[in-house]
């Protein structure tokens, strides 16, 4: 430098262009003599800037960062 892949709650991971969900963790409550376990509930996220669209996590353009391959120099 070129090509490919990736970025979503604190973590992991889903989501035909149509309400952003699940598990773990956290917090609150119930239960318990207390704790744990169990049950119920809550909070919390789409890397950034534009574009297309009635509607974008999803499609397009540019950028940032990470991973893989190739090339160049040493």
């Nucleotide at each position: 430098u070129g090509g490919g892949g990736g970025a979503u709650c604190g973590g992991c991971u889903a989501a035909u262009g149509g309400u952003a969900g699940g598990c773990c963790a956290u917090c609150a409550g119930a239960c318990u003599u207390u704790g744990g376990a169990u049950c119920u509930g809550a909070g919390a996220g789409u890397c950034c800037a534009g574009g297309u669209u009635c509607g974008a996590a999803u499609c397009c353009u540019g950028g940032u960062c990470c991973c893989c391959c190739a090339g160049c120099c040493a």
Background:
A computed fold for a 74-nucleotide RNA from a bacterium, annotated as transfer RNA. The prediction has a mean pLDDT of 81. RNAcentral holds the sequence, with entries from ENA and MGnify. It matches the Rfam family "tRNA".